[in-house]
RNA sequence: GGAUGAUAAAGGCAAACUAUUCGAAAGAGUAGGACGCAAAGCUAAGGGUCUAAAGUGGAUGAAAGUACUACUAUGAUCGCCUGGCUACCAAU
Repeated sequence: GGAUGAUAAAGGCAAACUAUUCGAAAGAGUAGGACGCAAAGCUAAGGGUCUAAAGUGGAUGAAAGUACUACUAUGAUCGCCUGGCUACCAAU
């Protein structure tokens, strides 16, 4: 330096749920809390998934409009997968 990841050691992160804040929602922040995690650190780049404020179309209507409906990410997720970047420990 590389690989690998112990019933090791030091330390780390924190799902569900609860409270509260933000958000149209998906979801996110903070505090509590631990299901798990060897990159559960960072990156939304490719695929997937979730959402649809807004936009476009439909429907309806004389029109204005509309609580209905379809599609769309510019929104979200890296604790769904892949890729990229970085990193603690050391039995082997």
This is a predicted structure of a 92-nucleotide RNA (c-di-GMP-I riboswitch aptamer) from Aquibacillus rhizosphaerae. The model forms 95% of the base pairs in the Rfam consensus. The coordinates come from a structure-prediction model, not an experiment, and the mean pLDDT is 86. It matches the Rfam family "c-di-GMP-I riboswitch aptamer". Its family is annotated with cyclic-di-GMP binding in the Gene Ontology.